[in-house]
């Protein structure tokens, strides 16, 4: 160091959907709920997807791909 089988403990996050606010929208945040997730923690750099304006451009999206960059655990 690479492949492979096996398996333990703590535990985290949370989809849809509902209920509240917020905001023109896409969508966010809080509560309830879990469809999954080994980085489903952060980060709008490049794509792809949405919405707003419609000249010029602003924005939404990290659970859509890619890159960046933190963490955790660890039986044979």
């Nucleotide at each position: 160091u690479u492949u492979a089988u096996c398996g333990u403990a703590a535990g985290c996050c949370a989809a849809a959907c509902u209920c509240g606010u917020c905001g023109c929208g896409a969508g966010g945040c809080g509560a309830g709920g879990a469809c999954g997730g080994a980085a489903a923690g952060c980060c709008a750099c490049g794509g792809a997807u949405c919405u707003c304006a419609a000249u010029c451009g602003a924005g939404a999206c990290a659970g859509c791909c890619g890159g960046g960059u933190u963490g955790c655990c660890g039986c044979c």
Source information:
The RNA shown here (c-di-GMP-I riboswitch aptamer) has 76 nucleotides and comes from marine bacterium B5-7. It matches the Rfam family "c-di-GMP-I riboswitch aptamer". Rfam links the family to the GO term cyclic-di-GMP binding. The source organism's lineage runs through Bacteria, Pseudomonadati, Pseudomonadota and Gammaproteobacteria. Its mean pLDDT, the model's own confidence on a scale to 100, is 81.